A computed fold for a 352-nucleotide part of an RNA from an uncultured bacterium, annotated as small-subunit ribosomal RNA, central domain. Its mean pLDDT, the model's own confidence on a scale to 100, is 87. Rfam family: Bacterial small subunit ribosomal RNA.
Context: one part of a larger RNA
RNA sequence: CUGGGCGUAAAGAGCAUGUAGGUGGUUUGGUAAGUGAGCGAUUAAAGACCGAUGCUUAACAUCGGGAGUGUUGCUCAUACUGCCAGACUUGAGGAAGAUAGGGGCAAGCGGAACUUUGGGUGUAGGGGUGAAAUCCGUAGAUAUCCAAAGGAACACCAAUGGCGAAGGCAGCUUGCUGGGUCUUUUCUGACACUGAGAUGCGAAAGCGUGGGGAGCGAACGGGAUUAGAUACCCCGGUAGUCCACGCCGUAAACGAUGCCAACUAGGUCUUGGGGAGUAUCGACCCUCCUUUGGACCGAAGCUAACGCGUUAAGUUGGCCGCCUGGGGAGUACGAGCGCAAGCUUAAAACUC
Repeated sequence: CUGGGCGUAAAGAGCAUGUAGGUGGUUUGGUAAGUGAGCGAUUAAAGACCGAUGCUUAACAUCGGGAGUGUUGCUCAUACUGCCAGACUUGAGGAAGAUAGGGGCAAGCGGAACUUUGGGUGUAGGGGUGAAAUCCGUAGAUAUCCAAAGGAACACCAAUGGCGAAGGCAGCUUGCUGGGUCUUUUCUGACACUGAGAUGCGAAAGCGUGGGGAGCGAACGGGAUUAGAUACCCCGGUAGUCCACGCCGUAAACGAUGCCAACUAGGUCUUGGGGAGUAUCGACCCUCCUUUGGACCGAAGCUAACGCGUUAAGUUGGCCGCCUGGGGAGUACGAGCGCAAGCUUAAAACUC
């Protein structure tokens, strides 16, 4: 010496399921593979180390000795790991009962608003802006009332709130369906954790085919602004936004924080569940305990600082992913995937 790291400096894969692999709770017996001990074989010579000798000395050389590591045989040990057999219940899972929720899919329904159309009233404006103009309107607009049609989104409730692995999810009802939490016993008996490849899911935009099209609105046209205005503002407006099916596979896919488990002060608020007390006819309310999530503040500790702090970025263990100066470059080439757009994998020369 036998690396250091990954919230913000380079670095956690967008998320999950799971194959190989790695890792693995308590206990009894066996075995002796790993492990440890002793002895032996081998480990060429030279070299290195120790001793002696020879060149006048040294370097150098010669002789002798011992060691070393690896491989292997025999014998022994059995704490730990492995393997075999058995047992256990705390990890994990199943059952029963209860329970919250915008979790997912499908169908149906609803009201407000909006636009258009038809009709009534009514008359000269409306609209828009910083100010205007383009624009709409005497072929009767705007306003207002009635009716109809259509598409999209669901005000209030609403929260610092809930659910989901993530993306994400919000009007109401019904059907189908995934996951979670709590309580009490009971059952199985380590069945577990992680997870290279792999597979599935994956916002928006985009693509294909067919529908749909109210509002909004890339592109585009016009009006303004301006020195110019390929913009910001205004009037229009196509794709798109919506639906079905199929692709795409990327995001500041963020907590910029991988998953699992254990341990380490508290305090405040809050979601869901259980229990106790108070109170009551019984409840609600209120107080406390416990548990599951979500937030805030903070001991110790950590951190370059900011900050994190039982939802850790603290203290540890297991497994995976990733980083290794800036630019060149997430590019070229090759390969795979894709209809395409492109995505994934991923350099070097050169340069500072």